Molecule: c-di-AMP riboswitch aptamer (ydaO/yuaA leader)
Organism: soil metagenome
């Protein structure tokens, strides 16, 4: 300097000036909780088709999920693989899109509680990377 990401900018104080950093405030950005109206789990079984019974906690941030196979383990789980799906890169002046190709699918939190949601309330503003440069379409700039 550029990229992913909400994660940037400004002011005040500390930091002996400046930067990093720490505390506070504001703006921007992102997220959660939370009425009315509306909506209303999953799997299996039964049914006289009205429902009933059994089992299973659930939710949030994030792309980071689903199904199946192999091996290990009593098990929670771990290792590997396949498919689907999702996310990022995919640079030549800029933006958008598609394909090839490449990479990723982690981690954390709430604690039995959360559908949606006006008012209202609360929280975050971290971290990481330097890969790649093939084809095409559209808009713009020069």
């Nucleotide at each position: 300097c550029g990229c992913c990401g909400a994660a940037u900018c400004c002011c005040c104080g500390g930091g002996g000036a400046c930067c990093a950093c720490c505390g506070g405030g504001g703006a921007g950005c992102g997220g959660g909780g939370g009425a009315a109206c509306c909506a209303a789990g999953g799997u299996g079984g039964c049914u006289a088709c009205g429902g009933c019974c059994a089992c299973u906690g659930g939710g949030g941030c994030g792309a980071a999920c689903u199904u199946c196979c192999u091996g290990a383990g009593c098990a929670g789980u771990c290792a590997g693989g396949a498919a689907g799906c999702g996310c990022g890169c995919g640079a030549g002046c800029u933006c958008u899109u598609u394909c090839a190709g490449c990479g990723c699918g982690a981690g954390c939190c709430c604690g039995u509680c959360a559908g949606c949601u006006a008012a209202c309330c609360c929280c975050g503003u971290a971290g990481g990377c330097g890969u790649u440069c093939g084809a095409a379409a559209g808009a713009g700039a020069a």